[in-house]
Context: one part of a larger RNA
Order: sequence, then C1' cells, then structure tokens
RNA sequence: ACCGGCGACUUAUAGGAGGUGGCAAGGUUAAAGAAAUUUUUUCUGAAGCCAGAGCGAAAGCAAGUCUGAAAUAUGGCGUGUGUCAUUUCUUAUGGACCCGAACCUGGGUGAUCUAACCAUGACCAGGGUGAAGCUUGGGUAAAACCAAGUGGAAGCCCGAACCGACUGAUGUUGAAAAAUCAACGGAUGAGUUGUGGUUAGGGGUGAAAUGCCAAUCGAACUCAGAGCUAGCUGGAUCUCCCCGAAAUGCGUUGAGGCGCAGCGGUUGUUGAUGGGUCGUCAAGGGGUAAAGCACUGUUUCGGUGCGGGCUGCGAAAGCGGUACCAAAUCGUGGCAAACUAAGAAUACUUGAAGGACUUUCCAACAACCAGUGAGACGGUGGGGGAUAAGCUUCAUCGUCGAAAGGGAAACAGCCCAGAUCAUCAGCUAAGGCCCCUAAAUAAUUUCUAAGUGGGAAAGGAGGUGAGAAUGCUCAGACAACCAGAAGGUUUGCUUAGAAGCAGCCAUCCUUUAAAGAGUGCGUAAUAGCUCACUGGUUAAGCGUUUUUGCGCCGAAAAUGCUCGGGACUAAGAAAUUUGCCGAAGCUGUGAGAUACAAUAAAGUAUCGGUAGGGGAGCGUUCCGCUGUAGGGUGAAGUGUUUUCGAAAGAAUAUAUGGACGAAGCGGAAGUGAGAAUGUCGGU
Repeated sequence: ACCGGCGACUUAUAGGAGGUGGCAAGGUUAAAGAAAUUUUUUCUGAAGCCAGAGCGAAAGCAAGUCUGAAAUAUGGCGUGUGUCAUUUCUUAUGGACCCGAACCUGGGUGAUCUAACCAUGACCAGGGUGAAGCUUGGGUAAAACCAAGUGGAAGCCCGAACCGACUGAUGUUGAAAAAUCAACGGAUGAGUUGUGGUUAGGGGUGAAAUGCCAAUCGAACUCAGAGCUAGCUGGAUCUCCCCGAAAUGCGUUGAGGCGCAGCGGUUGUUGAUGGGUCGUCAAGGGGUAAAGCACUGUUUCGGUGCGGGCUGCGAAAGCGGUACCAAAUCGUGGCAAACUAAGAAUACUUGAAGGACUUUCCAACAACCAGUGAGACGGUGGGGGAUAAGCUUCAUCGUCGAAAGGGAAACAGCCCAGAUCAUCAGCUAAGGCCCCUAAAUAAUUUCUAAGUGGGAAAGGAGGUGAGAAUGCUCAGACAACCAGAAGGUUUGCUUAGAAGCAGCCAUCCUUUAAAGAGUGCGUAAUAGCUCACUGGUUAAGCGUUUUUGCGCCGAAAAUGCUCGGGACUAAGAAAUUUGCCGAAGCUGUGAGAUACAAUAAAGUAUCGGUAGGGGAGCGUUCCGCUGUAGGGUGAAGUGUUUUCGAAAGAAUAUAUGGACGAAGCGGAAGUGAGAAUGUCGGU
C1' cells in the first nucleotide's frame, strides 16, 4: 500500500409536541392482594393524577372576576373536553454519536541502570625528576651557612593496563536506540574497581547539568478514581421524492463558543374588500449630489485706511510725511464631512382609478424541528490607506457560496443562461462566422502602414484623413532662379582701431523700382559674403491659427518566442446592412414525478441545490404464524450470464458447493462503510 472482517445517535426515567389505538352521560390505576397456568396472564384495588371554572395578593365572589370611594366606565385575565396506552421527533439528567489528551488524586512496585554514602576485598608495566631528614668534609667562639654523598617525598613529570571523552571522519531504514577508526585527557589519587548493603516520588541523590533515580524525569513506573474533562481536530455506513437557508443585529471573562432575534422546514387556523411586481395620476416630508458664499470658517487681488511702525519739525503739547504692516468696510475671484439664503435625480410614505401581469405565488398568528452567526468577488455611494493592495470597513444590488450548461484560450465571484428524463429534430442569447473550429475569404462607405490592431503616462513631432476661422493671390501670391540692395557717412560718442555688425546715445535726410545709420557670417580695423526691401523670369494656388479621427516616439528584467496558435494589410479600426453558427435557455416528440386534489380522464404550474426540515421505500439478523412451502432428482453460500424495476434492489439460467431453509403478513434490533495518521488478520 491493497484485500477481507469489525467499527459511531444507544438505553433508562421525566417533560413538550405530532401520529395511531382504547374509552369519553370523563379517562386511568399505583403500591398491595387473589386466582390460574407456571412466568406470564386474568381479576380485585380510585390512594393518587389529569380534565371538569375562573378571577384576585387574599378575605372572597363566581361565567365571571380583579382594578376603582363608586359605576352598567376603562383595562387585564377568563367564559365546555379530554384522558390512558403506544410510537416518532425533541429537551433534561445520566459516559449519552464514536475515537483522542496533557494533567490531578489515592494505593502499590522499583537504587541488578544511575547518584551519593556504608561495610569488606582487589588493582595501578616501565622510565624520569630528586623535597625533608641523615652522613662526611669545609666553616663558626658556638650556630648559621656551603659542598659532596646518602635518602626517596609529591592531588610531581613521560607513558601501558585501567578510567575518561577535546577534535575530525565514518555511521545516520547503523554492525550499534550513542558505536567504529584516527587523534586526545588522567594514570599514587578528590584514583579505579568487585561483592554485599542504605536513601523512594509532595520523595531521594546531586564537586549543581534541572543532572540522575532500569533506553522513561520541570517531578519514575504501575493499578485504580476513569468511559476524567476536551467551547478543540478527525470520523460517522442503503435509495428515491418535495422544500430549502446563513455567514447579520443585540448581549456575553465574548470574539473559531453560546443565548435571543433575523433567514429555512413541517402542520394547522385566519385573511379575495388578500399579497407581490409594474405602469399612470395625485399628495407628502427631506437637506444628499450639484450649486452657492447671506451665515460659520478659510482664501486671491484691488479701493478706502481704525490702529501700529518708520520718519520730519517742535521745549512740549502737537502738526506733518510715508512706495511699511494692517482692523473694518466696498469691489473681485475661490474652498468646506463636522458651512447652507436656495436645492435635484433616486429612494421612502400614503392614496386613487378598482389599470396590466401573476392558477395562493403573499401575510399574520400558533405549535414543533432546525441550521447559520469565519463569507468571497464584481458594480455603485462612502470611511480608513497613498482617490496603494486579490488591502480593510459600512451601505446597496448581483453572482459564487449551495449552480451544472454556453462565452471570456485556460479562469468559484465577469457576460449569457437556471440542468426532471430521453431524442442523430427546430429557433435563439452572450459570443462569433480565413484554418485549427460550428457559421460570410458577405455587402456598402471611410480610416490606419504602425503588425498599430495584439499593454502604459507626462511630454514631443511639416505622419496622415476630415472640419472651422483668417490672411495673400493672374493688377501674378508662395517657392526657386537672374539682377539690384545706393549716397550724405568711417553719423555722433567711445576707442590703439570701432568704417551697418565690442559698447553707449540718437536713428535723420537724399537718390530711387527698392535698399535698416542695418538680420547673420566675417576683418586688427577696412574688405568680402548675406538678409530685410525692390525689379525681372516662371505661372496657380500659398500661408497662419484652431477643432477632430487613426497612427509615430517616449517603451529596460531576469529558462524560448508568440495576438490561444497558424497566420492576417484585413482575417485591423469606425459606421451601416443582410444572412448564418451558437447553450442542459425556448420549441417539437415521447415518458415520469410533485402541487392544485378530493376518484378516473383531461388541465395548469412546478421538478439545480450545501447546512437543514419533511415524505415514501429497499435490504440485513433474530422472533411469531412455522421447526411451515421447498430441499442429496441438490438447501444456504460463492463465481458468471440474462431479464425486470426510477433507485436501494429483485428474479432466471449455469457452474461450484454439500445440508439446510424461503416468500407473505406482523414484531424486535448489536440493521447497511471508502475514508477516523481507525482496529484485527492476510498478501
């Protein structure tokens, strides 16, 4: 891992509700007793319980009563039906659907491991250093002291056994639940070790690490309390039919749990002058959006300028000035969730006509049974954040959740659309129609040249299409080419120089078709080139501003590129038109189920579904009818085949098997497995 077996809502008592049955001129016995057959019936037993009348705190009154000084007022509660048994659901109490703690408490068992200690034994190759003391000699007044020898001390040195364990490698489903190899520390000591003994869990022992106390230690192991408890995780077994949620509010030592409400189911009652949706009309209140600035605040510029600053005159009082600041006021232009004189659309409330649609779809009440109380994304309106987040938090609508199908290449939450079943029939939706790939290589008019389409901004540009305004133009525009572009004058100043062209001031006059006291280049300064301006040649449009369509640049990311791909100049973009394809939508044909509903036929509507509620069935074991029908001419069981049924399932045939054993009608449950790191066995 697979296969097979086992494996989870039980049972007792009490309460509530539903179903069924008995009785109801109420129902029922409990304990106990008696009788019979022998383990269950029958009988007796009304003590008690429920019902039969309520109201009031009560006295009490009574189909009423209480309230009230009182009332015939008001208001509250009342104004005839059950009860016993059984069964289903549910609640409470018990282990209470099953498995699962870590812990806590009590009684015991452990010091053959290990810690410490006690008693009694054992062990430590070899080598080195050479303390005290002593002896001899020297030395001293005597000592001290010195030298040589002797001596053999030491938690001394080196190093085996022995004890340990610093480092590395191997090993890591190991040879080993701590080792091996190499290397390393101690090795006469606080040394090592044998045997026997002592200390016990709220404890012992500890050269102290919360270490060790039998591979177990922040409190050993074992049995018991004990099926501890688990607001937590996991698991929970046959079928079909009907309905079908929630992820919200309030409270909570509450936040992943509960209680009440909300939303679901079932049953019943009441309500057709019922409900829902839509349209028309009518009547409402509002203070949002937008807007506005009278109010509250904020704010731009200007006018006037209270007051202040600076400053002049003066001995002071005071009189002046001011291009500074500036209250207030006037004008002007803005801003506001906590501003509003004024103010929508929607939404909400009410009504009318008895408008349209809707085959009770609706609402209220009562009873019983729930689940939910982690929501997610998308659109819209807001708050928080950075007008960030697949962010967070509200409101509102949708989808998913609990929804399959078609589209978006793929893609819970987007678009279309809600799957009873069958069908090799038809029509459509979104979206599509060159090929992959079903359907137009469809039509008309334009645009785009960028593979734009097929990712992006500020900003930039004689890309290109369309429109508007305006100017010049056959008395010749714009561009190009030819020619001219002069004189006073080198204006004046400045300067070494300054001659149109370093700089400053001025910027006139003349000739003329026209020509600046000069647009740019240039020179040391001149010179030279050029422009403005003018004539000629040529000949028809040429400029400027602005709106708009489609494009261009701006454009850098990590494994190989791409629009889904191929490919496309339309098979791209804008607009118009006609067809077609396209879904489990709608329709056709056939069939079934549910509701209306109570018989049939016919009809109408409905039949996606998690949590969850309700209904109807299948099958297993045992029991009664019954040890019956059947059974060695082959039971149960098992393999395979075929048939039937909407399903759980049922039956036939055949093989195997070798002795039991249905169906039907009832009853009772150890009653259905694929999941629980389930459990036992097998492979």
Molecule: large-subunit ribosomal RNA, domain II
Organism: Tetraselmis subcordiformis